[in-house]
A computed fold for a 73-nucleotide RNA from Candidatus Peregrinibacteria bacterium HGW-Peregrinibacteria-1, annotated as transfer RNA.
Its Rfam family is "tRNA". Rfam links the family to the GO term triplet codon-amino acid adaptor activity.
NCBI's taxonomy places the organism under Bacteria, Bacteria candidate phyla, Candidatus Peregrinibacteriota.
The prediction has a mean pLDDT of 82.
RNA sequence: GGGCCCAUAGCUCAGGGGUUAGAGCAGUCGGCUCAUAACCGAUUGGUCCUUGGUUCAAAUCCAAGUGGGCCCA
Repeated sequence: GGGCCCAUAGCUCAGGGGUUAGAGCAGUCGGCUCAUAACCGAUUGGUCCUUGGUUCAAAUCCAAGUGGGCCCA
C1' cells in the first nucleotide's frame, strides 16, 4: 500500500427498515441462611463509534471518516 470482517448497557453478545432496543454476567435492593457463597424475586444502566446520504420512517440500507482484528504485499 491492497483486500475482508467488526464497532449496540460496565463486560460478552443478540437484534438485518416501523413494535417498548433486549439477553446473560456485573451493580443495587429484597428473600433464603447462624453467616458467606450458591439459588430465587425485583430493579438500575444505552447520544446503537462519528459525520453525511437514502427513506414517510434508520441501531438496521449507502458513502466517507475514526478505532480494532485477520489476510496479502